The part of an RNA shown here (large-subunit ribosomal RNA, half A) has 1801 nucleotides and comes from a museum specimen metagenome. Its Rfam family is "Bacterial large subunit ribosomal RNA". The RNAcentral record of the full RNA draws on SILVA.
[in-house]
Context: one part of a larger RNA
RNA sequence: CGCACGGUGGAUGCCUGGGCAUCAGGAGCCGAUGAAGGACGUGGGAGGCCGCGAUAGUCCUCGGGGAGCUGUCAACCGAGCUGUGAUCCGAGGGUGUCCGAAUGGGGAAACCCAGCCCGAGUGAUGUCGGGUUACCGCUGUUUGAAUGUAUAGGGCAGCGGGGGGAACGUGGGGAACUGAAACAUCUCAGUACCUACAGGAAGAGGAAGCAAUAGCGAUUCCCGGAGUAGUGGCGAGCGAAACGGGAGGAGACUAAACCGGAUGCGUGUGAAAGCCGGCGGGCGUUGCGUGUUCGGGGUUGUGGGAGCGUCUAGCUGGGUCUGCCGGCCUGGCGGGGAUGUGUGCAUGGCUAGCUGAACGUGUUGGAAGGCGCGAGCGGAGCGGGUGAUACUCCCGUAGGCGAAAGUUGUGCAUCGUUUCGGGCGUGUUCCCGAGUAGCGCGGUACCCGUGGAAUUCCGCGUGAAUCAGCCAGGACCACCUGGUAAGUCGAAAUACUCCCUGGUGACCGAUAGUGCAGAGUACCGUGAGGGAAUGGUGAAAAGUACCCCGGGAGGGGAGUGAAAGAGUUCCUGAAACCGUGCGCCAACAAACCGUCAGAGCCUUCGGGUGAUGGCGUGCCUUUUGAAGAAUGAGCCUGCGAGUUAGUCGUGUGUGGCAGGUUAACCCGUUGUGGGGGAGCCGGAGCGAAAGCGAGUCUGUGAGGGCGUCGAGUGUCGCAUGCGCUAUACCCGAAACCGAGUGAGCUACCCAUGGCCAGGGUGAAGCGCGGGUAAGACCGUGUGGAGGCCCGAACCCACCAGGGUUGAAAACCUGGGGGAUGAGCUGUGGGUAGGGGUGAAAGGCCAAUCAAACUCGGAAAUAGCUGGUUCUCCCCGAAAUGCAUUUAGGUGCAGCGUCGUGUGGUUCCUGGGUGGGGUAGAGCACUGGAUGGCUGAUGGGCCUGUGUGGUUACUGAAGUCAGCCAAACUCCGAAUACGCCUGGGUGGAGCGCGGCAGUGAGUCUGUGAGGGAAAAGCUUCAUGGUCGAGAGGGAAACAGCCCAGAUCGCCGGCUAAGGCCCCGAAGUGUACGUUCAGUGGGAAAGGAUGUGGGACCGCAGAGACAACCAAGAGGUUGGCUUAGAAGCAGCCAUCCUUGAAAGAGUGCGUAAUAGCUCACUGGUCGAGUGGUCCCGCGCCGAUAAUGUAGCGGGUCUAAGCGUACCGCCGAAGCCGCGGCGCCACGUCUGUUGACGUGGUGGGUAGGGGAGCAUCGCGUGUGUGUUGAAGCGGUGGUGUGAACUGUCGUGGAGUGCGCGCGAGAGAGAAUGCAGGCAUGAGUAGUGAAAGAGGAGUGAGAAUCUCCUCCGCCGGAUGACCAAGGGUUCCAGGGGCAGGUUUGUCCGCCCUGGGUGAGUCGGGACCUAAGGCGAGGCCGACAGGCGUAGUCGAUGGAGAACGGGUUGAUAUUCCCGUACCCGUGUGGACGCGUCCCGGAUGAGGCGGUUUCUGCUAACCACUCUGCGCGUGCCCAUGAUCCUUGUGGUUGUGGGUGGUGUGUGGCGUGGGGUCCGUUUCCGUAGUAGUUCAGUGAUGGGGUGACGCAGGAGGGUAGCCCAGCCCGGGCGUUGGUUGUCCCGGGGUAAAGGUGUAGGGCUGGUGUGUAGGCAAAUCCGUGCACCGUGUGAGCCUGAGACCUGAUGCCGAGCCUUUGUGGUGAAGUGGGUGAUCCCAUGCUGCCGGGAAAAGCCUCUAGCGAGUGUCCGCAUGGCCCGUACCCGAAACCGACACAGGUGGUCAGGUAGAGAAUACCGAGGCGAGC
Repeated sequence: CGCACGGUGGAUGCCUGGGCAUCAGGAGCCGAUGAAGGACGUGGGAGGCCGCGAUAGUCCUCGGGGAGCUGUCAACCGAGCUGUGAUCCGAGGGUGUCCGAAUGGGGAAACCCAGCCCGAGUGAUGUCGGGUUACCGCUGUUUGAAUGUAUAGGGCAGCGGGGGGAACGUGGGGAACUGAAACAUCUCAGUACCUACAGGAAGAGGAAGCAAUAGCGAUUCCCGGAGUAGUGGCGAGCGAAACGGGAGGAGACUAAACCGGAUGCGUGUGAAAGCCGGCGGGCGUUGCGUGUUCGGGGUUGUGGGAGCGUCUAGCUGGGUCUGCCGGCCUGGCGGGGAUGUGUGCAUGGCUAGCUGAACGUGUUGGAAGGCGCGAGCGGAGCGGGUGAUACUCCCGUAGGCGAAAGUUGUGCAUCGUUUCGGGCGUGUUCCCGAGUAGCGCGGUACCCGUGGAAUUCCGCGUGAAUCAGCCAGGACCACCUGGUAAGUCGAAAUACUCCCUGGUGACCGAUAGUGCAGAGUACCGUGAGGGAAUGGUGAAAAGUACCCCGGGAGGGGAGUGAAAGAGUUCCUGAAACCGUGCGCCAACAAACCGUCAGAGCCUUCGGGUGAUGGCGUGCCUUUUGAAGAAUGAGCCUGCGAGUUAGUCGUGUGUGGCAGGUUAACCCGUUGUGGGGGAGCCGGAGCGAAAGCGAGUCUGUGAGGGCGUCGAGUGUCGCAUGCGCUAUACCCGAAACCGAGUGAGCUACCCAUGGCCAGGGUGAAGCGCGGGUAAGACCGUGUGGAGGCCCGAACCCACCAGGGUUGAAAACCUGGGGGAUGAGCUGUGGGUAGGGGUGAAAGGCCAAUCAAACUCGGAAAUAGCUGGUUCUCCCCGAAAUGCAUUUAGGUGCAGCGUCGUGUGGUUCCUGGGUGGGGUAGAGCACUGGAUGGCUGAUGGGCCUGUGUGGUUACUGAAGUCAGCCAAACUCCGAAUACGCCUGGGUGGAGCGCGGCAGUGAGUCUGUGAGGGAAAAGCUUCAUGGUCGAGAGGGAAACAGCCCAGAUCGCCGGCUAAGGCCCCGAAGUGUACGUUCAGUGGGAAAGGAUGUGGGACCGCAGAGACAACCAAGAGGUUGGCUUAGAAGCAGCCAUCCUUGAAAGAGUGCGUAAUAGCUCACUGGUCGAGUGGUCCCGCGCCGAUAAUGUAGCGGGUCUAAGCGUACCGCCGAAGCCGCGGCGCCACGUCUGUUGACGUGGUGGGUAGGGGAGCAUCGCGUGUGUGUUGAAGCGGUGGUGUGAACUGUCGUGGAGUGCGCGCGAGAGAGAAUGCAGGCAUGAGUAGUGAAAGAGGAGUGAGAAUCUCCUCCGCCGGAUGACCAAGGGUUCCAGGGGCAGGUUUGUCCGCCCUGGGUGAGUCGGGACCUAAGGCGAGGCCGACAGGCGUAGUCGAUGGAGAACGGGUUGAUAUUCCCGUACCCGUGUGGACGCGUCCCGGAUGAGGCGGUUUCUGCUAACCACUCUGCGCGUGCCCAUGAUCCUUGUGGUUGUGGGUGGUGUGUGGCGUGGGGUCCGUUUCCGUAGUAGUUCAGUGAUGGGGUGACGCAGGAGGGUAGCCCAGCCCGGGCGUUGGUUGUCCCGGGGUAAAGGUGUAGGGCUGGUGUGUAGGCAAAUCCGUGCACCGUGUGAGCCUGAGACCUGAUGCCGAGCCUUUGUGGUGAAGUGGGUGAUCCCAUGCUGCCGGGAAAAGCCUCUAGCGAGUGUCCGCAUGGCCCGUACCCGAAACCGACACAGGUGGUCAGGUAGAGAAUACCGAGGCGAGC
């Protein structure tokens, strides 16, 4: 590696009890008669679900039904019921605990506590049962305040409301993300959300409407109109209406005028007004005005009504003061309509049911329903079940039948209620909805964003008209038209579905379908909230009797079954992963793990394995470029991404029609039918438009534009490409907004409690002494201050180490800081998200903070990243330009593809013909620039000053020579480009249309810019390659060289490059060159390397080199110098000899000397020396694992140069064969065959053709004689794939043709599950164990014993919180326990918590909460009074001992106490009795007053009416005509008459008021008692610090007392050793200590009323320094002749017995003490208790004794922890109480006691 067999696991297939969608019908609210929703109970037996409610798996009645039944998981046992009809089903009733609106009060939901009435029970109280008691509104009634009537308020009665509900509805409020590629108007959107309220629907609704010269006639909904008119940073977007077609169809009632009744107010005494009219009587608070209310009347827009006038209509009764006449009003009958919560009858539906046709046999099989044969029924062949697939087996189905009761529809009858006359005329009178319409300002809704802005609705202000009016018709005005506002109601058509019933599905089939095949469960979170997974034995449990192994688990037999490989981990049983056996291979060999070749071995002959060799850098993504050391994936299986809608837009294909087509809706069917023409598109265009029209516009013509003509066309479906709007291919933010949840962590604050061992220092003040005139001041003592000092508990967290996959999501160890204060801490409470809190760090607000958390808007948005799933065929890009708040995005163009059209247009090349100003070149221009000559000008010098001279200075211009230039050109190519033309070429070119992608490029050659003539740099231009391109070469190597891969072939020829071996081909040929391994890395520079070339010297007259010799003299030249002699230095450098020899080339000396050179001779005998150029070499040459700069071996050719021959070499080319595509042709069988020619690399991308999966229709097959799936194996196709066969499996499934999609997986740090790896690795969480015995299958771990060790201000004991059975006993050992386990805080079964006094409630209040009324607020709600809750505080009655396996201040024993109730007794004060004091009113009579005044009388003043006189103005019918008369009206004025009113004065009543007296009568009453507030007062009642004292607890000692002991080893009868030496509450006594200035009488405007109380004033007494009173630990006595008690005995139990029980010392942080002293920061409230009255009041209080009663909840256990908070049996955290011994200041520390532990490897 392969094969076989297994394990694990749960994919796949099949199935479905569950879902999803939709249709039809029903129903559409429930609730104080207590809902929705729950808690707790309820069964004979534990629990869940369902049912039910103390009548609790049910009760009663009426129906149905007809044999078994007691629901289900879920069986078993027990006990029962049933033909006297059970169980079961339906209808109606009954019961219905507690919570919940929750409603008697309270409250932490399912609990606590009450009042009243009735009842049960008790001697009585306590106790129990039933009913009732919330609040608000309305109505009625009653009472009634400030305040007289009245009202507010209160009481009572009745009716109603409250809360819940899926969506739908109508109001009130009202976002943001987003879109606009930013953003502000705008949009999202009046959406989300909050909130109020309603209904089965809601809302709207009978024109102050539309319209337009014609008309319609309430509203609503649908289809059109129409994406039109409009609106709009005229952006994004938003977006009507009229009208047409349909669904449905319905209209009514009031206000006002006017009439009448009742009533309030005003006015009114006139009898003339009123009572319907007339006449006659009569009545009389009648009338008139006005308000309210009731009845009638009335309701319209061709205006209506009232009023007035008039016409008309059946019967009858009554009324209108009365008689008659007339009129008016009204009831009944009759008639019509409406309505009903009625009733009856009839008829349907629903809520139970009943009936309901037709089959046998053979065969296979475990089983027949399969198959075969032969039948039958059908108004029934829907469906389900039955041992495989059933019309005829069962249930059913079609059809038919059926209801006591309830409910619902329809019809009829009856009853009740209610309603109803019409017409004409008139147009003088009255009415027709007021803080309204309108208007101004500010907003708002309408298509309408303030616009020219009509219309609507709000806010503020202003403010009409009444039909001769008013509103509207898009500013406004006129005309015309339509309507009649400011009041109300109203069905249907419409929306929705929590719910009931039935049906349906080209919907899902267990990772799917709801989140859920039951689950809002488990689990997480303080909370709001979040939120899973898990289906299948079999036909039937027939679920394995019995035997064996094993402690068990488990297994092997046997048995059941068709099957056990179906054995409760159960159908099928894939893969990862883990094994066992066998075959081949493998221990010097690596390597994308394959592929090609291939020996050997094995083989069932299919094949398996495979040494060795050649070649060969995974996949995906993103990129210029990935093997990349850039991204992603541990592996497997399943799931996982371009979809759907709009009858949108635009193409393409195809079909119908020729004009096309319907929409809503209607009828019908239950599938496809028929109607419906509203509307849409086309049919005509042009113009901005009016408009005209085959034309039109441009003013006309002309011309031109766009059309007409012609070619051509249209429309409606279906399919498909793309787009738009929607989430729009999928996943992904950080964020924004809304509504809620959180202060159990933490920050700050409020209230109420608690805590701080011990030691030190010694402030103020004060005493004394000194001092001073007095002070100040000083000393000493006392004193005990302090954000004082040291230091534990406690709090904090500075340093170091450890820890860092921790013991711990912040710790441990050792040190550190504060530790009486701005201290720490418990409990309860408050502040909430743009908010809080913050001694301030942007800290903290639940392990989250520059804006918490949860849910929602929401699938926000994402120009960004990632991912995006089967096959084959054809073509095939771009990385450029312009623009861009643009640069990694996008638009247009460019480049691609597909269709269609055009037809030689493209491109290449030959030829011809053009323009150009580049390369180059040049210097003619413009500039730059070198040298020479000449030399102006200038400068210097000279000078005779002139037209002067001179000059190494400067140097123009000129000239000669040599140069430079992107922005110079006298010149000037090659290429490129334009045009013409010949040939070739092509999937070429061009036009139109559909669909794209690209718009990051890269290297290389060339030409340029930038840079440094740097870059694998950067920017252009122009080619090429890569990109998107394989193959060969360059060792390897996208971009270089060669060359463009259709497939196959164990054929051939070549390119680049190669030919010694690796490694195919030459150890090829010829001539050179190199010696450096140069080749096979490199510069300046260097060099007698070597080959070649050129030039210049010397040389047989003897060169060069070597050897021999000479190298001399003047002279040590002069100077200098100490010296200077060739040779320190300066100057000079001559002469002589000679073959030659320098006043000396170097070495050398102090200077000489010496050596040498130049130069010369000799020997030798042929070349020798120099300079420059070329080829190949040498040095320069130093890096990190190892040679390592030829690819290696190696090579002296196998290097280099030149020339030549041959060969190798690629996927190039050729050959043979196959396939696809294009063009053309032929045949014709026309999606074909054949032939010719061409073509087939490919990313983004375009186009075409197919495969597979699931389902549907149809046709046809197949299956228990074995379907699907799964595992092998063979074959076929270009491929996706298809198929034969064997095994497994045990019930479905295949194919053809169409149709429809949740339709293809390897990647998304994808999702879910399973399984690996790391790895038998890290770890096993502070600490001491050893031995023996026991139990047991088994013992380091369990039990017991003996030692040893640890804690001991704790690792002991007890509470609170929190937990919630963990407690105790018996049993168990699968899981949990970090090992083990016989054990356990684990599992199973059973048990356990006992209270008048403990804690809480039935008592109180704090912070704070809630809150009747009330105030505020769009709603929701906020605040808050009376109240009511609320402990962490106040109040308040029990102690000791004993007892259980588990409780005890709870049980028992003993001894107490508290509060009630009853009863007995005693006592006090009262009542009654007897009395005392005080002492009315009312009524009756009498009396008083210059009392009072009404009517009335008199007087004065004055107003008004009438009559009258005068004056003025004015109108008018009339008479008249004038200065007229008459008359009316208005005004002014005068007196008088009359009537009448008013003020005032005087008079004026037996009334009224005041007063006296008498009677009732010393009568009623009050007071002389008690009790007693919800009221008054006092008390309760409070800080911190400090010191001293008195005690006690506790402890210690004991020579005293008691009990025991006398030595295992010598002594030990001794002042020896060991042990012990207690006792509560309560009652009595009242000590140490502390406190108290008082007592009596009296007054009193304060204490919300009252008070004898308090406060306060006055008077008197006293002033004792503790007499007295109050408080008060302790002690003592009783309690207690009890109990306890070391020990002893013992039957070992829930036993018995039982001595002493004394003295001394020490001594608290505890008690006295809430005291005392000091200080400043000045330190709760209420109840309770005492007292006072108000009130009540005839009884009541106190004490003693006896009897009796005393409710509810908690009570187990852990509690510095294995039980609480930290995910854990976690080194962390957690408030309070107790506090032994020795040493010590100490609660530090060390060691010990009681007690508890030895840490779960």